[in-house]
RNA sequence: GCCUCCGUAGCUCAUUGGUAGAGCGCCUGUCUUGUAAACAGGAGGUAGGGCGUUCAAUUCGCCCCGGGGGCU
Numbered sequence: 001g002c003c004u005c006c007g008u009a010g011c012u013c014a015u016u017g018g019u020a021g022a023g024c025g026c027c028u029g030u031c032u033u034g035u036a037a038a039c040a041g042g043a044g045g046u047a048g049g050g051c052g053u054u055c056a057a058u059u060c061g062c063c064c065c066g067g068g069g070g071c072u
Stems, first nucleotide, its partner, number of pairs: 001071007010024004018055001026042005048064005
């Protein structure tokens, strides 16, 4: 330099055109002498950045940034 995959909650990942979710973690409550566990509830994301297509974009196209793999 070329090809390819990935970037979504604190972490690991779903969602693959129609108001973005789960597990773990975090907070509160119940329970307990206390802690943990269990149960109930809650907070947390302008989906890496920008432009475009569309009535509508996390999802499709292009450019850029970052990361992984391959080739020379």

A computed fold for a 72-nucleotide RNA from a Microcaldota archaeon, annotated as transfer RNA. Rfam family: tRNA. By type it is a transfer RNA.